SAM riboswitch aptamer (S box leader) from Terrilactibacillus laevilacticus, 112 nucleotides, folded computationally. Its mean pLDDT, the model's own confidence on a scale to 100, is 84. It was read from a public genome assembly, where an Rfam model found it. Lineage of the source: Bacteria > Bacillati > Bacillota > Bacilli > Terrilactibacillus.
RNA sequence: AUCUUAUCUAGAGCGGUGGAGGGAAAGGCCCGAUGAAACCCGGCAACCAAGCCUUUUUUAAGGGUUCAGGUGCUAAUUCCUACAAAACCUAUAUGGUUUUGAAAGAUAAGAG
Numbered sequence: 001a002u003c004u005u006a007u008c009u010a011g012a013g014c015g016g017u018g019g020a021g022g023g024a025a026a027g028g029c030c031c032g033a034u035g036a037a038a039c040c041c042g043g044c045a046a047c048c049a050a051g052c053c054u055u056u057u058u059u060a061a062g063g064g065u066u067c068a069g070g071u072g073c074u075a076a077u078u079c080c081u082a083c084a085a086a087a088c089c090u091a092u093a094u095g096g097u098u099u100u101g102a103a104a105g106a107u108a109a110g111a112g
Base pairs, nucleotide, nucleotide: 002111003110004109005108006107007106008105013041015040016039017038021031022030023029026081027080028079042074043073044072047070048069050066051065052064053063054062055061056060078104083101084100085099086098087097088096089095
């Protein structure tokens, strides 16, 4: 690289360095010299680890709680859309709206 499972509408700075980009990719729409990326500090959260309590069908699995060691995150729902289905709307078109699902992606844990 790839595969599996879970989650993705909550939360988080009026700080320092830095100087022009950034929001995955395409199309949009945005953010940015009233300072982007990146780094540092701060913060958020609780997937894994750890402690305690507890349930069951007890080599184990589930639930609750504490902590913050390993990650992660810290504009906009994963910023929105793309594909499919259903319902609805109209000016009937290769149209629009909504919902659900998928795809893609991100993160964690595991496999390999």